This is a predicted structure of a 90-nucleotide RNA (c-di-GMP-I riboswitch aptamer) from Flavonifractor sp. An100. RNAcentral holds the sequence, with entries from Rfam. Lineage of the source: Bacteria > Bacillati > Clostridia > Oscillospiraceae > Flavonifractor.
[in-house]
RNA sequence: UUAAUGUAAAGGCAAACCGUCUGAAAGGGCGGGACGCAAAGCCAGGGGGCUAAAGCGGAGUUGCUCCGCCACGCCAGCCCGGCCGCCAUU
Numbered sequence: 001u002u003a004a005u006g007u008a009a010a011g012g013c014a015a016a017c018c019g020u021c022u023g024a025a026a027g028g029g030c031g032g033g034a035c036g037c038a039a040a041g042c043c044a045g046g047g048g049g050c051u052a053a054a055g056c057g058g059a060g061u062u063g064c065u066c067c068g069c070c071a072c073g074c075c076a077g078c079c080c081g082g083c084c085g086c087c088a089u090u
Stems, first nucleotide, its partner, number of pairs: 003090004012037002017032006035077001041083003045080003048075003055069006
C1' cells in the first nucleotide's frame, strides 16, 4: 500500500420514548435517552414503503366539507447499487 475478515479493545453512531422547534402530513433539527449498528458515514439511481399540501376527478354544499387518484415531499436504521472512510486481526 492492497485485499479479506470483525474475537477483544480504543473511538464512533443512536431505535423506542420524553422535551422543544419545524412541516399540511409523512418526516426532519436540537437536547435527553439506548434498542441496536463494522459503515446505523454520504448519495433517492433501481425496487419497496410512508405521506397527500398543490393539482386532477367526484359527491354534498356555498364559499366550505368529504371521498378517490397522484410526489414535485419523505424513509440511507427495508433491499440492491454508487462514493468515501476509522480501528484491530490475517